[in-house]
Context: one part of a larger RNA
């Protein structure tokens, strides 16, 4: 290289946009680069191969042939690829009607709860646990009533229900804004798909500067438990958790399943849109499209299972895997980072 794989055995990039590249709908005309075909030249000889011959055989030697899969020139073919021109509308986009949505950004707003403060009532306990103790409380706690302050999160609705490319997204209102399904079929006319590099996005924790700090809570302190207890339990409690700006770029970033397209039995639920039927309306009922969940046929699979949302049958493109466990996602180098560290990524040795 060929070939085989990638849900769970090694292996899908965290996810998107996209330059180059690869691949690319229907029908027509021209060209002839790829492709096919004819001819000529060349492709040294020896070797090798096939047939025959000579040394008594063989090795060895000789003759003839094929082959030398290639290159160059030239005549032709035009299905496919390519290319040029001119078209088409089924892909893709666009327009438009009514629509669903925790999609995003910003601003102010609301109620419950918690803690704290002030005041009233009230008196000896409260709190906590398996049981306790540390802790709080006669300087009046806990409980309860009224008022005030602060920060964070939004009960019920709430649903294998919605939206988003992924991360993710949930009180209500408003501003700005992205995407999207259905219906109609206006317009463009292949404008597409994928995408090495690249660019922006990317939970939590962590970092830097500035704010904020109610609750919770690494570290830390104390009380218990215990043989010990650097834990589990309890009382406290600082970073942090929150906001603004700038970094970090990782994850069981999971459907452990890359993206796009086509095709392939059925049944049940649910979200959105449309059509039909019903006496008009709403719902029930039937049908179509999009999403989502469950069961199953064929088929696939080592099995588990998957099964029109495929892990079935195919096509295009990208990432990744390559004897197993450890060494090791480590060392060294390089790049990135303020740091923590990240990305790329071995070997000796060993079983």
């Nucleotide at each position: 290289c060929u070939g085989g794989g990638u849900g769970u055995a090694a292996a899908g990039g965290g996810a998107g946009c996209g330059c180059a590249g690869a691949c690319g709908g229907c029908a027509g005309u021209g060209c002839a680069a790829g492709u096919c075909u004819g001819a000529a030249g060349u492709g040294a000889a020896a070797u090798g191969c096939a047939g025959g011959g000579g040394c008594u055989c063989a090795a060895c030697c000789c003759c003839u042939g094929a082959a030398u899969u290639g290159c160059u020139u030239u005549g032709g073919a035009a299905a496919c690829u390519g290319u040029a021109c001119a078209g088409c509308u089924a892909g893709a986009g666009u327009a438009u009607c009514g629509g669903a949505g925790g999609g995003g950004u910003a601003a102010g707003c609301g109620g419950a709860a918690u803690u704290c403060c002030u005041a009233g009532u009230g008196u000896a306990g409260c709190g906590g646990u398996g049981a306790a103790a540390u802790g709080c409380g006669u300087a009046g706690a806990u409980a309860u009533u009224a008022g005030g302050a602060a920060g964070a999160a939004c009960a019920c609705c709430g649903g294998u229900g919605c939206c988003g490319a992924a991360g993710g997204c949930g009180g209500a209102u408003u501003c700005c804004u992205g995407g999207u399904a259905c219906g109609u079929a206006u317009c463009u006319g292949a404008c597409g798909c994928u995408g090495a590099g690249g660019c922006g996005c990317g939970a939590a924790a962590g970092u830097c500067g500035g704010g904020g700090g109610a609750g919770c809570a690494a570290a830390c302190a104390g009380g218990a438990u215990u043989a010990g207890a650097u834990a589990c339990c309890c009382u406290g409690g600082u970073a942090g958790u929150c906001c603004c700006g700038a970094c970090c770029u990782u994850a069981a970033a999971c459907g452990g399943u890359g993206c796009a397209a086509a095709c392939u039995c059925g049944g049940g639920g649910u979200g959105g849109g449309g059509g039909g039927a019903u006496u008009u309306c709403a719902a029930c009922c039937c049908c179509c499209c999009c999403g989502u969940c469950c069961c199953u046929u064929a088929g696939c699979u080592a099995a588990c299972g998957c099964g029109u949302u495929a892990a079935g049958u195919u096509u295009g493109c990208c990432g990744c895997c390559u004897g197993g466990g450890g060494g090791a996602g480590u060392a060294g180098g390089a790049c990135c980072g303020c740091a923590a560290g990240g990305u790329u990524a071995a070997a000796a040795c060993u079983c």
Small-subunit ribosomal RNA, central domain from an uncultured bacterium, 351 nucleotides, folded computationally. Model confidence (mean pLDDT): 86 of 100. RNAcentral holds the full RNA, with entries from ENA. It matches the Rfam family "Bacterial small subunit ribosomal RNA".